[in-house]
Context: one part of a larger RNA
RNA sequence: GCCUACGAGUUGUUCUUCAUUAGCAAGGUUAAGGUUUUAAGAACCGGAUCCGAAGCGAAAGCGAGUCUUAACAGGGCGCUUAGUUAGUGGAGGCAGACGCGAAACCCUGUGAUCUACCCAUGGUCAGGUUGAAGCCCCAGUAAAAUGGGGUGGAGGACCGAACCACCAGGCGUUGAAAAGCCUUUGGAUGAACUGUGGGUAGGGGUGAAAGGCCAAUCAAACUGGGAAAUAGCUCGUACUCCCCGAAAUGCAUUUAGGUGCAGCGUUGAGGUUGAUUCUUAUAGAGGUAGAGCUACUGAUUGGGCUAGGGGGCUUCACCGCCUACCAAACCCUGACAAACUCCGAAUGCUAUAAGAUAUACUCAGCAGUGAGGGCAUGGGUGCUAAGGUCCAUGUCCGAAAGGGAAAGAACCCAGACCAUCGGCUAAGGUCCCCAAAUGUAUUCUAAGUUGAAUAAACGUUGUUCGAUUGCAUAGACAGCUAGGAUGUUGGCUUGGAAGCAGCCAUUCAUUUAAAGAGUGCGUAACAGCUCACUAGUCGAGCGAUCGAGCGUGGAUAAUAAUCGGGCAUUAAGAAUACUACCGAAGCUGUGGCAGCGAAAGCUGGGUAGGGGAGCAUUCUAUUUGCGCAGAAGCAGUAUGGCGAUGUAUUGUGGAGCGGAUAGAAAAGCAAAUGUAGGC
Repeated sequence: GCCUACGAGUUGUUCUUCAUUAGCAAGGUUAAGGUUUUAAGAACCGGAUCCGAAGCGAAAGCGAGUCUUAACAGGGCGCUUAGUUAGUGGAGGCAGACGCGAAACCCUGUGAUCUACCCAUGGUCAGGUUGAAGCCCCAGUAAAAUGGGGUGGAGGACCGAACCACCAGGCGUUGAAAAGCCUUUGGAUGAACUGUGGGUAGGGGUGAAAGGCCAAUCAAACUGGGAAAUAGCUCGUACUCCCCGAAAUGCAUUUAGGUGCAGCGUUGAGGUUGAUUCUUAUAGAGGUAGAGCUACUGAUUGGGCUAGGGGGCUUCACCGCCUACCAAACCCUGACAAACUCCGAAUGCUAUAAGAUAUACUCAGCAGUGAGGGCAUGGGUGCUAAGGUCCAUGUCCGAAAGGGAAAGAACCCAGACCAUCGGCUAAGGUCCCCAAAUGUAUUCUAAGUUGAAUAAACGUUGUUCGAUUGCAUAGACAGCUAGGAUGUUGGCUUGGAAGCAGCCAUUCAUUUAAAGAGUGCGUAACAGCUCACUAGUCGAGCGAUCGAGCGUGGAUAAUAAUCGGGCAUUAAGAAUACUACCGAAGCUGUGGCAGCGAAAGCUGGGUAGGGGAGCAUUCUAUUUGCGCAGAAGCAGUAUGGCGAUGUAUUGUGGAGCGGAUAGAAAAGCAAAUGUAGGC
């Protein structure tokens, strides 16, 4: 992992409530017990009790009323009948109460053969080294001290086996081993190690102290019991079909992943001035969007005018003057506001009327939900960040399958009762993968731009189109040929300044077809090259500015790349217009099933959940059958039923088993890291 068997809303209750069936009914009903009889059991007594028939008030009490009160007012609770007993069913309470699951708490006992410490009594420590005190001898001293030699054998002394330990690394890690092996290492006469016997016990012991150890268990051992502890938590919870179908919100909560009430679902009952929803029309309230502000409050650009202030001038002082400074009020101009408004929509809301639709509401039973999420729009918060967060309105997912978007919960289209090798369409598509146009017309793009996610500021004489304007057969623009001069090296400055470092200027005049007191390069300064300008040649368009379309640079990401791929260039790219076709569980044709409804007809996606109808299993009662001429079980085939499942037959098997009508349940398994067995 698979198979088989077992495995979870049960049972009790003189409790509460509702529905339904039956009896009796202003009443209903017996309990214990007893009598008779019996197979189980039943019939009859038994009226104690309980519920109901009257309530109100704290009570006295009064009574269809009563209490409050001064009240005959007002108000509160009641009255104008329906109950009760039993059966069944839906819920609730009390019990383990759908099943399994803690960590823990308490009580009684069992443990110190492991280990911690202690007590008693025993045992063990190869070999080597060092050489304390003391003692002896000698030297030495007044005597001592002291020195030397020897002897001696001390030490939580040294080296190192046994023994004890475990510093480090490697191996081992379903191990050879639930702590080991190898190498290395520490202690090794001591606070040493060790044998045997004994002691200390669970909030207790023991601890050279690590919360260590107390039998592979320790921040409170183990065994049995209280005990099915409790679990607002997790997991699991078993056959079929049919009808309807949610919520993830508000308020409260030692409350926030729980619960109560309300909201939203379902089933039954009810009845009415049809009360619900939508559309249109009419009449209203309002201060949002927008807009506006010499209409307020506040904020605010530039200018004018001008109080006040600063600075400067003047003056002994006063007066006075100026001001590219600051600036109130006022004027012109520009412009802002959730907590501004002289204004002011749309939508929404209220009311009335008409029309359309088929709800709405009340009571009773039963729920589930009370973690929501995406998208669009209006906002708060945040960074006008987030697949962020908090509201509002709508929608979808949730609980929704189908087609499209390559692939995708919620984006686009569209809501699946069943069958069908019929038809038409939606979104989206029509070269091939891949159903349908290599469609028509007119343009653009050369970048594979692009071809279904995405890119900026700023550049661009890429190219197309448009507008305005200038020059041009009296010859433009570009090219080529030639000229481009003189006064003069203008004046000043300067070492120099000659068109060209710098300054000045009525930058003038002459000769000219034209030629600046000079556009750039160049020289120390000149020189030199060139331009403006002119002529010739050539022969038809050439410039400038602005706007628009498509391109181009900007362009950088982590597994080779890629529009989904192949591939595509007057496209299979981009833009505009048009026609045809494809395309879904949409619509429609044909046939069928079910629900609601008098019919016509309408309806049938569905999680939590409510309601309805059935299938199967075991047993019981009544009844009716089958079976050694082959029961149950197992396997195959055929067939009925929407389905759970039924029937027939064949093989196997070898002795019991069905149908119908009722009843009762140990009554249906895929999951619970489910339990047991097998493979």

The prediction has a mean pLDDT of 85. Large-subunit ribosomal RNA, domain II from a Crocinitomicaceae bacterium, 679 nucleotides, folded computationally. The RNAcentral record of the full RNA draws on ENA. Taxonomically the source falls in Crocinitomicaceae (Bacteria, Pseudomonadati, Flavobacteriia, Flavobacteriales).